[in-house]
Context: one part of a larger RNA
Molecule: small-subunit ribosomal RNA, 5' domain
Organism: metagenome
RNA sequence: GAACGAACGCUGGCGGCGUGGAUAAGACAUGCAAGUCGAACGCUCACUUCGGGGUAGCAAUAUUCCGGGGUGGGAGUGGCGAAAGGGUGCGUAACGCGUGGGUAAUUUGCCGUGAAGUUGGGGAUAACUUGCUGAAAGGCGAGCUAAUACCGAAUACGGUGUCCGGGAGGCAUCUCCUGGACAUCAAAGUUGGGGACCGCAAGGCCUGACGCUUCAUGAUAAGCCCGCGACCUAUCAGCUAGUUGGUGAGGUAACGGCCCACCAAGGCUUAGACGGGUAGCUGGUCUGAGAGGACGACCAGCCACACUGGAACUGAGACACGGUCCAGACACCUACGGGUGGCAGCAGUCGAGAAUUUUUCACAAUGGGCGAAAGCCUGAUGGAGCGACGCCGCGUGGGGGAUGAAGGGCUUCGGCCUGUAAACCCCUGUCAUUUGCGAACAAACCUUUUCACUGAACAAGUGAGAAGCUGAUAGUAGCGAAAGAGGAAGGGACGGCUAACUCUGUGCCAGCAGCCGCGGUAAUACAGAGGUCCCAAGCGUUGUUC
Numbered sequence: 001g002a003a004c005g006a007a008c009g010c011u012g013g014c015g016g017c018g019u020g021g022a023u024a025a026g027a028c029a030u031g032c033a034a035g036u037c038g039a040a041c042g043c044u045c046a047c048u049u050c051g052g053g054g055u056a057g058c059a060a061u062a063u064u065c066c067g068g069g070g071u072g073g074g075a076g077u078g079g080c081g082a083a084a085g086g087g088u089g090c091g092u093a094a095c096g097c098g099u100g101g102g103u104a105a106u107u108u109g110c111c112g113u114g115a116a117g118u119u120g121g122g123g124a125u126a127a128c129u130u131g132c133u134g135a136a137a138g139g140c141g142a143g144c145u146a147a148u149a150c151c152g153a154a155u156a157c158g159g160u161g162u163c164c165g166g167g168a169g170g171c172a173u174c175u176c177c178u179g180g181a182c183a184u185c186a187a188a189g190u191u192g193g194g195g196a197c198c199g200c201a202a203g204g205c206c207u208g209a210c211g212c213u214u215c216a217u218g219a220u221a222a223g224c225c226c227g228c229g230a231c232c233u234a235u236c237a238g239c240u241a242g243u244u245g246g247u248g249a250g251g252u253a254a255c256g257g258c259c260c261a262c263c264a265a266g267g268c269u270u271a272g273a274c275g276g277g278u279a280g281c282u283g284g285u286c287u288g289a290g291a292g293g294a295c296g297a298c299c300a301g302c303c304a305c306a307c308u309g310g311a312a313c314u315g316a317g318a319c320a321c322g323g324u325c326c327a328g329a330c331a332c333c334u335a336c337g338g339g340u341g342g343c344a345g346c347a348g349u350c351g352a353g354a355a356u357u358u359u360u361c362a363c364a365a366u367g368g369g370c371g372a373a374a375g376c377c378u379g380a381u382g383g384a385g386c387g388a389c390g391c392c393g394c395g396u397g398g399g400g401g402a403u404g405a406a407g408g409g410c411u412u413c414g415g416c417c418u419g420u421a422a423a424c425c426c427c428u429g430u431c432a433u434u435u436g437c438g439a440a441c442a443a444a445c446c447u448u449u450u451c452a453c454u455g456a457a458c459a460a461g462u463g464a465g466a467a468g469c470u471g472a473u474a475g476u477a478g479c480g481a482a483a484g485a486g487g488a489a490g491g492g493a494c495g496g497c498u499a500a501c502u503c504u505g506u507g508c509c510a511g512c513a514g515c516c517g518c519g520g521u522a523a524u525a526c527a528g529a530g531g532u533c534c535c536a537a538g539c540g541u542u543g544u545u546c
Base pairs, nucleotide, nucleotide: 001546002545003544004543006542007541008540009539010538013394014393015392016391017390018389019387020386026350027349028348030347031346032345035080036079037078040077041076043074044073045072046071047070048069049068050067051066052065053064054063055062056061087305088304089303097229098228099227100226101225102224103223106222107221111218112217113216114215115214116213117212118211119153121151122150128143129142130141131140132139133138158185159184160183161182162181163180164179165178166177167176168175169174189210190209191208192207193206194205197204198203231277232276233275238268239267240266243265244264245263246262247261248260250258280302281301282300283299284295285294286293287292307328308327309326310325311324330341331340332339333338358384360383361382362381366380367378368377369376370375397427398426399425400424407418408417409416410415431487433482434481435480436479437478446468447467448466449465450464451463452462453461490535491534492533493532494531495516496515497514501530502529503528504527505526511518512517
């Protein structure tokens, strides 16, 4: 000199863009952060509409029961999601990360493409009703019922296994293509529209959409393996028994001591093994002319973790932050028998600390989940709020004005400085204030409609076009008008380094100080004042890095 997620002192007008728990991975009150689908399914409640029967009545009508349709609510079965998004950096010196490869050793829900199929049955169960039990959380039993829940059967383009061939390729085990035999393995429906024909009707039938099953392939995402690279320490020199290798068996999506039985005695190491300390890694950031050094906040990629330790279940995917089980610590409820909880999600509280924000608005946009869709959910995200924490921009006025006023300071008492500074005159209107108008971010989805395609079809559907609907921010940004210099300057320094000097007070005292050093009666170094210098909504100090 530059830099900072800074803190402290004094001061503080406005705006834009960023940024804000670095310490206790300490403990957490409260609210929210993961739901959605009725176009998979049964039940229940309310409203509404239609049809039929009963009762009262001459009738209109009123009331009741049953059935069908529609709308809204509730818990439940079922599907998908909850493994993403969001947080933190404890652990980790490791194939964890970076980079370059390998997988002839592998998986991949949803999505795209292609091929084939979607037949016919069965038994349950939750909800519900009911009984017992418990303080509660809840638990146990009996009875009824549905499905795209569950289970047999059929079929097999195809897959898998065994056996028998043919061809191509490679990297030892092999991989791919192709032919045959045997064995084995699937499935589920829902919904829109409809002219003939069949049917009393439901429907069959035709035609779409969404599904379901099997296979192949792509894409995406992941698993595993390898070469190389990146901290300190020898006051750590030897380390190792599943250790190193083999055979066999198990296990995994998959290779492998990954696990096990047996066999052999190996394997690593001064090119630093093993041990100890520290640490998430990277793109990058800061500094520097560079080489290098230090760092890894925000943003992005990967990894690890979710009160502490361990474990598996479900699933395409977890050994799962807002799932389960066990143990522990802590906290809460309790009828003392037993239960409940996990903010390193967003806000917020206490604590420790020099120190770090609102218990805000909205799903309008972007993205995600579910859904055919309308839509619902989304503390992701988009915004607003707070903090001069940082960077950038703007303003606090401009021109004229010498009786060089007054006041203050200094003085050699002549004067000099403050100083065109003020007063005074003439202007301007940035920002702030008041007032009026007033955005972009919006295009989709959807509804209506035109054309084309498909189709038996002037249904429906798909594609293209037209019109309509949707804004948290926000009455904000911006634009116009009004008024008036009116509301807006401080901090540090002045001995040398280092730009800037005098007076008074003090008297080795009080004090200053980054280094040298000042202060003991004329202190440009302490304290105050006047003046000057530097920077400026900041200025200094401290800490850290270069």